[in-house]
Context: one part of a larger RNA
RNA sequence: UGACGGGAACCCGCACAAAGGGUGGAGCAUGUGUUUUUAUUUGAUAUGACGUGUAGAACCUUACCCACUCUUGACAUCUUCGGCAAAGCUAUAGAGAUAUAGUGGAGUUUAACAGAAUGACAGAUGGUGCAUGUUUUUCGUCCUCUGCUGUCUCGAGAUGUUAGGUUAAGUCCUGCAACGAGCGCAACCCUUUUCUUUAGUUACUAAUAUAAAGUAAAGGACUCUAGAGAUACUGCCGGGGUAACCAGGAGGAAGGUGGGGACGACGCAAAAUCAUCAGGCCUUCUAAGAGUGGGACAACACACGUGCUACAAGUGUCGGUACAAAGAGAAGCAAUAUGGUGACAUGGAGCAAAUCUCAAAAAACCGAUCUCAGUUCGGAUUGAAGUCUGCAACUCGACUUCAUGAAGUCGGAAUCGCUAGUAAUCGUAGAUCAGCUACGCUACGGUGAAUACGUUCUCGGGUUUUGUACA
Numbered sequence: 001u002g003a004c005g006g007g008a009a010c011c012c013g014c015a016c017a018a019a020g021g022g023u024g025g026a027g028c029a030u031g032u033g034u035u036u037u038u039a040u041u042u043g044a045u046a047u048g049a050c051g052u053g054u055a056g057a058a059c060c061u062u063a064c065c066c067a068c069u070c071u072u073g074a075c076a077u078c079u080u081c082g083g084c085a086a087a088g089c090u091a092u093a094g095a096g097a098u099a100u101a102g103u104g105g106a107g108u109u110u111a112a113c114a115g116a117a118u119g120a121c122a123g124a125u126g127g128u129g130c131a132u133g134u135u136u137u138u139c140g141u142c143c144u145c146u147g148c149u150g151u152c153u154c155g156a157g158a159u160g161u162u163a164g165g166u167u168a169a170g171u172c173c174u175g176c177a178a179c180g181a182g183c184g185c186a187a188c189c190c191u192u193u194u195c196u197u198u199a200g201u202u203a204c205u206a207a208u209a210u211a212a213a214g215u216a217a218a219g220g221a222c223u224c225u226a227g228a229g230a231u232a233c234u235g236c237c238g239g240g241g242u243a244a245c246c247a248g249g250a251g252g253a254a255g256g257u258g259g260g261g262a263c264g265a266c267g268c269a270a271a272a273u274c275a276u277c278a279g280g281c282c283u284u285c286u287a288a289g290a291g292u293g294g295g296a297c298a299a300c301a302c303a304c305g306u307g308c309u310a311c312a313a314g315u316g317u318c319g320g321u322a323c324a325a326a327g328a329g330a331a332g333c334a335a336u337a338u339g340g341u342g343a344c345a346u347g348g349a350g351c352a353a354a355u356c357u358c359a360a361a362a363a364a365c366c367g368a369u370c371u372c373a374g375u376u377c378g379g380a381u382u383g384a385a386g387u388c389u390g391c392a393a394c395u396c397g398a399c400u401u402c403a404u405g406a407a408g409u410c411g412g413a414a415u416c417g418c419u420a421g422u423a424a425u426c427g428u429a430g431a432u433c434a435g436c437u438a439c440g441c442u443a444c445g446g447u448g449a450a451u452a453c454g455u456u457c458u459c460g461g462g463u464u465u466u467g468u469a470c471a
Stems, first nucleotide, its partner, number of pairs: 001471002003468003007465007015455002021416003026309008035299001042053002064295007073121001077120002079117003083113001084107001088103006123284002126282003132278002135272002137269001139267001145182002149178001150159003163174003189261004194230007204219002208217001233255001236249002239246002298437001311411001316369005327358003332351002337346003377408001382403007424447007
């Protein structure tokens, strides 16, 4: 100087407390471990692995296993040789890769193309993340981290960065052997909330004229869209304080960083990634490379994590009726119509979309019914019949209809997230994608609470100080 303390003082955080909702019990979905298996490819393993890499495993993907094949090779450059004859199509054999035969006719003798030969080489999702780059997680959006010059000390080092206040903040003020800086903080960026202005189609409709309908004429007010501006600064008021600032008030759409996002200092964990990619070294070279068919990644005594659906009356079922936002669309979204109980089918108006379509928002509200039951709760499981995607749904897809109707009556010890348009609850869309295992993830809006006395205790962090046989 650090690190540590079941030392001390002070401060902060959904850290506790206060509230409201869960997990842990049930069924299912999904990931992991274990076990099994010819193979169940693999990475990740306290926080910071386990709905994670995977924004989508029937084939492909695929890296794993079995079988059948190839060896200058599926991919690249160079050398030599002979070619006239490539891709495609058809037939035969085969599980296919492929082989044989026919057809075909690109391209031309510098040579594209295929073939043969030769090695130099190619190739490797083989190893090492403890040789690396790159990217990422974590402490933590915590408030710190560090030079220069000067001063002090024999020196390591100290000072500055400490002290008294204040702040979300090393934020600012006052003082001081320090003065002045850099990375962080804040601001600058995006979004949301209010207003003005410009513009007015595909959006809008108050007045005029129409009328089933903003449908058309018309309008440029309103809404909205998207450009440019304005607005908030403790600016104003009185009070406290040397000041910084604090508590209150006015005005205001908004008040003291207005709400949210992006943004992550020096560093720590030999943290994660050689399976994104790159590249060092090692290993492999008739295989640990390459092709194909089938299988496996989906197994199932059990254990754990994360979710969904419930156990019901704030409910279930049936009927009626209202109100969003944000997205996506051409090998696409698909309306009206017709058929089917339905999944869907037929057909194809319109739309590269503020124009058309997906598209019905759902909870809510109104009416009817059930009356506390393992039930008109709950929907697992199973049987039958179908629909769609796709060469192909057996292993192993989703969806529909009819039938079946399991556990479950609010969950032990323990444990999680959350402070306002938040929790809770309700639907909607998208990426990936032929289809889908999505109940996941990422966005969007609708309805919309309760509680915080306080900092004794638990956990984590910060500052100062103290002890130490630790570095």
Predicted 3D model of a 471-nucleotide part of an RNA (small-subunit ribosomal RNA, 3' major domain) from Mesomycoplasma hyorhinis. Rfam family: Bacterial small subunit ribosomal RNA. The RNAcentral record of the full RNA draws on Greengenes. The coordinates come from a structure-prediction model, not an experiment, and the mean pLDDT is 81. The source organism's lineage runs through Bacteria, Bacillati, Mycoplasmoidales, Metamycoplasmataceae and Mesomycoplasma.